[in-house]
Molecule: glmS glucosamine-6-phosphate activated ribozyme aptamer
Organism: Desulfallas thermosapovorans DSM 6562
C1' cells in the first nucleotide's frame, strides 16, 4: 500500500461521478494526468415483499445528465375507524390510524449583502444581517357500509 473479515459510528433534495462545464500541469493546438462543480429548506416512517421520474414550494447558466438508495405507491400480515358491544366481510387509513370537499392559516433555508479563513486556481468553510413560500403541514366545519347475535330504549 492492497485485499478479506469483525466491531462501532454516520443519511434521505441523501450518497457517489464515467457525461458535461470549469481550473491547474500548459504551452500554438491536441492527447494525457490531477483537481473543482454536480439540490435550498418545509413535509413525510406499523412489519414483510415488490417497484421507480416518491409531496410542497424557494432560487435560477449544471438544483443539467447518470448510478445507487429512500419515509411514496402496490400486495400480504398486524392494528385502528366505520352503529352501544362482539364476530365476519367491505371501504379508508397507520398508533394524531375515513377518503374526499370547503374555509382559514403559520413558519423556512439557501439565493442576496457584509465580514473572517482555506486553496496557484476552478472553488470552498465559518460567522453576522435583513427578508420572502407552498403543500398530501396545521386548524375549523361538512362528510360513514353490509350481515348475524347481544344489550339498552
Nucleotide at each position: 500500500a492492497u485485499u478479506a473479515a469483525a466491531u462501532g459510528g454516520a443519511a434521505a433534495g441523501c450518497g457517489c461521478c464515467a457525461g458535461a462545464a470549469c481550473c491547474c500541469g500548459u504551452u500554438u493546438u491536441g492527447c494525457c494526468g490531477g483537481g473543482u462543480u454536480g439540490a435550498c429548506g418545509a413535509g413525510g416512517g406499523g412489519g414483510g415483499a415488490g417497484u421507480u421520474u416518491a409531496u410542497c414550494g424557494a432560487a435560477a447558466u449544471u438544483u443539467c445528465g447518470g448510478c445507487g438508495g429512500g419515509u411514496g405507491c402496490u400486495c400480504c400480515c398486524c392494528g385502528g375507524u366505520u352503529c352501544g358491544g362482539u364476530c365476519a366481510u367491505g371501504a379508508c387509513c397507520g398508533u394524531u390510524a375515513a377518503a374526499g370537499g370547503u374555509a382559514u392559516u403559520a413558519c423556512a433555508a439557501a439565493a442576496c449583502c457584509c465580514g473572517c479563513g482555506g486553496g496557484u486556481a476552478a472553488c470552498u468553510g465559518c460567522g453576522g444581517g435583513g427578508a420572502c413560500a407552498a403543500a398530501g403541514g396545521a386548524u375549523g366545519c361538512c362528510g360513514g357500509a353490509u350481515g348475524a347475535c347481544c344489550a339498552g330504549u